Model confidence (mean pLDDT): 85 of 100. The part of an RNA shown here (small-subunit ribosomal RNA, 3' major domain) has 477 nucleotides and comes from an uncultured Desulfuromonadales bacterium. RNAcentral holds the full RNA, with entries from ENA and SILVA.

Context: one part of a larger RNA
RNA sequence: UGACGGGGGCCCGCACAAGCGGUGGAGCAUGUGGUUUAAUUCGACGCAACGCGCAGAACCUUACCUGGGUUUGACAUCCACGGAACUGAUAUGAAAGUAUUGGGUGCCCUUCGGGGAAUCGUGAGACAGGUGCUGCAUGGCUGUCGUCAGCUCGUGUCGUGAGAUGUUGGGUUAAGUCCCGCAACGAGCGCAACCCCUGUCCUUAGUUGCCAUCAUUAAGUUGGGCACUCUAAGGAGACUGCCGGUGUUAAACCGGAGGAAGGUGGGGAUGACGUCAAGUCCUCAUGGCCCUUAUAUCCAGGGCUACACACGUGCUACAAUGGUCGGUACAAAGGGAAGCGAAACUGUGAAGUAGAGCAAACCCCAGAAAGCCGGUCUCAGUUCGGAUUGGAGUCUGCAACUCGACUCCAUGAAGUCGGAAUCGCUAGUAAUCGCGGAUCAGCAUGCCGCGGUGAAUACGUUCCCGGGCCUUGUACA
Numbered sequence: 001u002g003a004c005g006g007g008g009g010c011c012c013g014c015a016c017a018a019g020c021g022g023u024g025g026a027g028c029a030u031g032u033g034g035u036u037u038a039a040u041u042c043g044a045c046g047c048a049a050c051g052c053g054c055a056g057a058a059c060c061u062u063a064c065c066u067g068g069g070u071u072u073g074a075c076a077u078c079c080a081c082g083g084a085a086c087u088g089a090u091a092u093g094a095a096a097g098u099a100u101u102g103g104g105u106g107c108c109c110u111u112c113g114g115g116g117a118a119u120c121g122u123g124a125g126a127c128a129g130g131u132g133c134u135g136c137a138u139g140g141c142u143g144u145c146g147u148c149a150g151c152u153c154g155u156g157u158c159g160u161g162a163g164a165u166g167u168u169g170g171g172u173u174a175a176g177u178c179c180c181g182c183a184a185c186g187a188g189c190g191c192a193a194c195c196c197c198u199g200u201c202c203u204u205a206g207u208u209g210c211c212a213u214c215a216u217u218a219a220g221u222u223g224g225g226c227a228c229u230c231u232a233a234g235g236a237g238a239c240u241g242c243c244g245g246u247g248u249u250a251a252a253c254c255g256g257a258g259g260a261a262g263g264u265g266g267g268g269a270u271g272a273c274g275u276c277a278a279g280u281c282c283u284c285a286u287g288g289c290c291c292u293u294a295u296a297u298c299c300a301g302g303g304c305u306a307c308a309c310a311c312g313u314g315c316u317a318c319a320a321u322g323g324u325c326g327g328u329a330c331a332a333a334g335g336g337a338a339g340c341g342a343a344a345c346u347g348u349g350a351a352g353u354a355g356a357g358c359a360a361a362c363c364c365c366a367g368a369a370a371g372c373c374g375g376u377c378u379c380a381g382u383u384c385g386g387a388u389u390g391g392a393g394u395c396u397g398c399a400a401c402u403c404g405a406c407u408c409c410a411u412g413a414a415g416u417c418g419g420a421a422u423c424g425c426u427a428g429u430a431a432u433c434g435c436g437g438a439u440c441a442g443c444a445u446g447c448c449g450c451g452g453u454g455a456a457u458a459c460g461u462u463c464c465c466g467g468g469c470c471u472u473g474u475a476c477a
Base pairs, nucleotide, nucleotide: 001477002476003474004473005472007471008470009469010468011467012466013465015461016460019425020424021423022422023421026316027315028314029313030312031311032310033309034307035306042053043052064302065301066300067299068298069297070296073127077126078125079123080122081121082120083119086103087102088101089100090099091098092097107116108115109114129291130290132289133288134287138285139284140280141279142278143276145274150189151188152187153186154185155184156165157164158163169180170179171178195268196267197266198265200236201235202234203233204232205231206230209226210225211224214223215222239262242256243255244254245253246252318418322377323376324375325374326373327372328371334365335364336363339358340357344353345352346351384415389410390409391408392407393406394405395404431453432452433451434450435449436448437447
């Protein structure tokens, strides 16, 4: 100087407390361990691995296994020889391939012999190739402490020195934020602000958007209008600016006015010096090592989907604040051309036929759902719950057996609110309800977004956990 303490002081955080809803019990989905297997590819392991890499394993993907093939190779450059490229057929085979046999001659230059470009085949070797090992050789990227308020430097001063001071102290703040003091005076990286979205108003603009007034219609449908809503570009607005009080005449804090908004208005992006030899050689790049008729490469089938069991994360429930039937209302944000696909018709339905319109404020996906108004069920393993299983189908796709999603009929399991323990959340939040998107032929209870309805509680900081500053002890470095 640090680190640590079941030492002390001050302070903060959904850290506790106060509340609301969960997990832990059930069924299923999904990841992991274990076990099994020819293989169940590999990585990730307290927080910070386990709906994680995977924004989507039937083939492909695919790295694994079994079997069948290839060896200058599936891919790149160079050399020689031959053929333009390209396109058929036969045999064999699971395919990859192997063997055989046809058609076919373009472009540029030309002395008409030929040469060249592009491309294909054969051959020799230089070489290719490796998701093989090492993340404890590395770059890059990422997680974490933590959006915590810290981490440092120059000069000066002090100390023999390691170092100290500054950065400590008194206040204050979300903040090393600001003020005052001080052997310090300044500065840098962080904080804040500058950026984006959202909340109010104004200006500009008025179609594909909108409709107050006037007509018109089944309908903003049409004429008309651009007031209003909205859209999207530019501005205004909030700064403790004003008033009162407290305070050291300070910084600041408390209350008030005005205001759409008040003290960082709300949300996002933004992550200092560093820590964990944290994660990744399987995104990519790369040193070293290793394989080179195989650890490379092509193909078919299988596996990654196994199942006594254990754990994590979720979904659906156990019901009446509910189930079911009928009627009826209101979103936002997105996506669409090998695409979204309307009306109409067929089917109980998944869906099919059909093909209008739309590169989309125009058309489509598209019915929002909870809600509201009625009917019914009357506390039961039920008109709760939907697992499982049988049958019949639809769709995608060469192909749904292993191993897809969905529909209909039948079946109708566990489950009556969950032990010890444990998680999230402070406001348009929790809870609850539906909608969209990426990936994607098909496949979502996951992920990323969007809006609808919309709470309770916080006395307080003694205690648990994590963190910051000062101080103290130490047989630790």